[in-house]
A computed fold for a 71-nucleotide RNA from a Minisyncoccia bacterium, annotated as transfer RNA. The prediction has a mean pLDDT of 82. RNAcentral records the identical sequence in 3 taxa. It matches the Rfam family "tRNA". Rfam classes the family as a transfer RNA.
RNA sequence: GCGGGAUUAGUUUAGUGGUAAAAUGCGAGUUUUCCAAACUUGAGUCGGGGUUUCGAUUACCCCAUCCCGCA
Numbered sequence: 001g002c003g004g005g006a007u008u009a010g011u012u013u014a015g016u017g018g019u020a021a022a023a024u025g026c027g028a029g030u031u032u033u034c035c036a037a038a039c040u041u042g043a044g045u046c047g048g049g050g051u052u053u054c055g056a057u058u059a060c061c062c063c064a065u066c067c068c069g070c071a
Stems, first nucleotide, its partner, number of pairs: 001070007010024004018054001026042005047063005
């Protein structure tokens, strides 16, 4: 330099053109003599920009970071 892949909550991962989800973690509460465990509940997320579309996490382009291959 060229090609390919990944980026979603604090962390690990689903998801698909139409309300963004689970586990775990965090806060609060119930229970317990206390702790742990269990149960209930709450907050918290689509890497950035642009295009198409009535509507974009999703489709397209550019950029950023990381990984792989070729040279």